RNA sequence: GAUGCAAGCCAGACAGCCGCUGGUCCGCUUUUCGGAGCGGGCGGGAGGAAGGUCCGGACUCCACAGAGCGGGGUGACGGUUAACGGCCGUCCGCCGAAAGCCCUUCCUCGGCGCAAGCCGAGGCCGGGUAUAAGGCGAGGAAUAGGGCCACAGAGACGAGCGUAUUAAGUUACGGUGAAACGCGGUAACCUCCACCUGGAGCAAUUCCAAAUAGGCACGCGAUGAUGCUGCUCGCGGAGCGUGCGGGUAGGAAGCUUGAGCGCCGGAGUAAUUCGGCGCCUAGAGGAAUGGCUGUCAUAGCGCGCAAGCGCCGUAACAGAAUCCGGCCUAUCGGCUUGCAUCACUG
Numbered sequence: 001g002a003u004g005c006a007a008g009c010c011a012g013a014c015a016g017c018c019g020c021u022g023g024u025c026c027g028c029u030u031u032u033c034g035g036a037g038c039g040g041g042c043g044g045g046a047g048g049a050a051g052g053u054c055c056g057g058a059c060u061c062c063a064c065a066g067a068g069c070g071g072g073g074u075g076a077c078g079g080u081u082a083a084c085g086g087c088c089g090u091c092c093g094c095c096g097a098a099a100g101c102c103c104u105u106c107c108u109c110g111g112c113g114c115a116a117g118c119c120g121a122g123g124c125c126g127g128g129u130a131u132a133a134g135g136c137g138a139g140g141a142a143u144a145g146g147g148c149c150a151c152a153g154a155g156a157c158g159a160g161c162g163u164a165u166u167a168a169g170u171u172a173c174g175g176u177g178a179a180a181c182g183c184g185g186u187a188a189c190c191u192c193c194a195c196c197u198g199g200a201g202c203a204a205u206u207c208c209a210a211a212u213a214g215g216c217a218c219g220c221g222a223u224g225a226u227g228c229u230g231c232u233c234g235c236g237g238a239g240c241g242u243g244c245g246g247g248u249a250g251g252a253a254g255c256u257u258g259a260g261c262g263c264c265g266g267a268g269u270a271a272u273u274c275g276g277c278g279c280c281u282a283g284a285g286g287a288a289u290g291g292c293u294g295u296c297a298u299a300g301c302g303c304g305c306a307a308g309c310g311c312c313g314u315a316a317c318a319g320a321a322u323c324c325g326g327c328c329u330a331u332c333g334g335c336u337u338g339c340a341u342c343a344c345u346g
Stems, first nucleotide, its partner, number of pairs: 001342010012296007020045002023042008047317001051328002054326005059201004071197005076090005091139001092137004100129004106123007140192002145190002147186003157182001161174004205253004215244006227235002260279008297314001300311004
């Protein structure tokens, strides 16, 4: 330098103004003294996948003596972890090259030869080859048993068939085909073995609790309650009052301090783990996280030989909803590091 791989990171920056959301402090109003409302100050406010909801856990409720059957899942070996079908390491199998190496029709050059041709070097096309970094693998068991084995082939699973041979189904060979006269292949077919495994999910679950209707208890009521109606009269004619409890609307908790994040050091090949120091980083609930302006920077477009100038206006996938560990899928543009092979130069 060329080619092929692997890993990690960013996901416009800054400033001003106006909002939204929740936190905290202050002031005012209100209060059933728990709080609520309004105004102001300060600081917080989407992701690497928040996604798909595929796997595993935390948490909550329901079920559950013990044992067994059944169902579901996982599957090399070892490690890691709260757990996993994840991750790490190793083994095995397969894949993996522009170049390299090998072969070669043809072409060019050089040498030899009278010639046919031979030898050497280089090149295009083509073929072969073992692998590197790296990638992929539903990678237990085929001597427990059952099933299946396309096409081709006389015959495809269990022995028969053909030819030769032998005392003897005694021995040898057999086109095809992945497998053929045999302790064949297939478990991504049933099965067997080992291990794991209850169900539902934050709309889980818990607490507080109106109005209206209905329920229960007590009391009053045709000797006329309640109502019209504040009182008396009058009208009217069967309910009314108090208390309790269930449940709905509504409110609150669960709810974000956690298998947390950053740095340093130790153990380990690594996944991971231990110690020290520092930090707090959304918490809504028909669901906030937005808009405008300016400057700079990236991409794109145009002009220009160039330096540069102008236009555009933030750019892909997407958007928290109980939380966490993974997997998978989507993704504009860019940055960094490492590995392997070959070639060239010193």
This is a predicted structure of a 346-nucleotide RNA (Bacterial RNase P class A) from Telluria sp. Of the family's consensus pairs, 92% are formed in the model. Model confidence (mean pLDDT): 78 of 100. It is recorded under the gene name rnpB.